[in-house]
Molecule: Bacterial RNase P class A
Organism: Gemmatimonadota bacterium
RNA sequence: CGGGGGGGGCGCGAUGGUCGCGGCGAGUCGGCAACGGCGCGCUGAGGAAAGUCCGAGCUCCACAGGGCAGACUGCCAGGUAACGCCUGGGCGCCGCAAGGCGACGGACAGGGCCACAGAGAACAGACCGCCCUGUAUCCCAGGGUAAGGGUGAAACGGUGGGGUAAGAGCCCACCGCGCGUUCGGUAACGGACGUGGCACGGUAUCCCCCAGUCGGAGCAAGGCCAAAUAGGCAGCGAGACCCGGCCCGGGUCGUUCGAGCUGCGGGUAGGCCGCGCGAGGUGGCUGGCGACAGUCAUCCCAGAGAGAUGACCAUCUACCCGUGUUGCGGGUAAACAGAACUCGGCUUAUGGCCCCUCCCGUUCU
Numbered sequence: 001c002g003g004g005g006g007g008g009g010c011g012c013g014a015u016g017g018u019c020g021c022g023g024c025g026a027g028u029c030g031g032c033a034a035c036g037g038c039g040c041g042c043u044g045a046g047g048a049a050a051g052u053c054c055g056a057g058c059u060c061c062a063c064a065g066g067g068c069a070g071a072c073u074g075c076c077a078g079g080u081a082a083c084g085c086c087u088g089g090g091c092g093c094c095g096c097a098a099g100g101c102g103a104c105g106g107a108c109a110g111g112g113c114c115a116c117a118g119a120g121a122a123c124a125g126a127c128c129g130c131c132c133u134g135u136a137u138c139c140c141a142g143g144g145u146a147a148g149g150g151u152g153a154a155a156c157g158g159u160g161g162g163g164u165a166a167g168a169g170c171c172c173a174c175c176g177c178g179c180g181u182u183c184g185g186u187a188a189c190g191g192a193c194g195u196g197g198c199a200c201g202g203u204a205u206c207c208c209c210c211a212g213u214c215g216g217a218g219c220a221a222g223g224c225c226a227a228a229u230a231g232g233c234a235g236c237g238a239g240a241c242c243c244g245g246c247c248c249g250g251g252u253c254g255u256u257c258g259a260g261c262u263g264c265g266g267g268u269a270g271g272c273c274g275c276g277c278g279a280g281g282u283g284g285c286u287g288g289c290g291a292c293a294g295u296c297a298u299c300c301c302a303g304a305g306a307g308a309u310g311a312c313c314a315u316c317u318a319c320c321c322g323u324g325u326u327g328c329g330g331g332u333a334a335a336c337a338g339a340a341c342u343c344g345g346c347u348u349a350u351g352g353c354c355c356c357u358c359c360c361g362u363u364c365u
Stems, first nucleotide, its partner, number of pairs: 001361010013316007021044005027038004046336001050347002053345005058218004065248004070214005075089005090104001091102004105209002110207002112203003127149002129145006157175006176198001177196008222273004232264005239253004280299008317333007
């Protein structure tokens, strides 16, 4: 200097002014009050607010029990309120590397599938080839072989040597695999030694088996107040209703003064709460490889209700263009994109800038 990897931050630039919006607070004026006006102070959209994919807080279903089905997760150890998330480690794969990805329990519980090609696709198999004999070359026939070639996504261990008619774990060495012992590690797992010629592959991102987790519905949840109507009519009725599906169990109400179900019809759609003080933010210290935890200090940072944040001016800054290049003029403020109960994550979209660190290559010293 060039090209890559990992992490963090900012986030529609800053300052000032004028006008205009929403909330909160105190004051003041009007008003019986509700409420309204005026000044002042504070405050007011995101890193993803998106997706609605996970997990929860919260609310209701009754007081939520048990089981089946169903769904999800799936190496180990930690973190967390919890998670399918995060951190660290192990193993496998990709990359020269920094690093990245992983649907990462089980194929000896059982079932299914492996098309076509090929001799043969799970304890299979001889097309070409190699060797032997008939026999002297070839053809043909018989026998042996699975090392070489071919087919295929995949061919029943690999490399080398010995041996053989030619070959083959047939034998040997090493590797691989099984078993045993032992060492390190909390563990996943890794190492060492010994032993055995040892072979019945793949696929569970097919069914399945194993382990663990899971009650349901959701802020349009759910409460309160006011008002209005028709405290309506008809039928069935001894059992009915509730807990996503099913079963057990349980609970509530009712049995002709009748619960409930079905049908027809009527009223209301207004106001308030829920609605933001939190598993909260920021900073210091301590512990930890880390995710994080503890402690101290400090702060309050949106609550709309068809749904609030905008416009203008000036200066500076950044970027772009032109030019007469210590200067001047003009333009732009960039993408993805707007809270609607809240939070922890994941995923997706995305312009520009800054910081830290690591790897590879080239050149110079």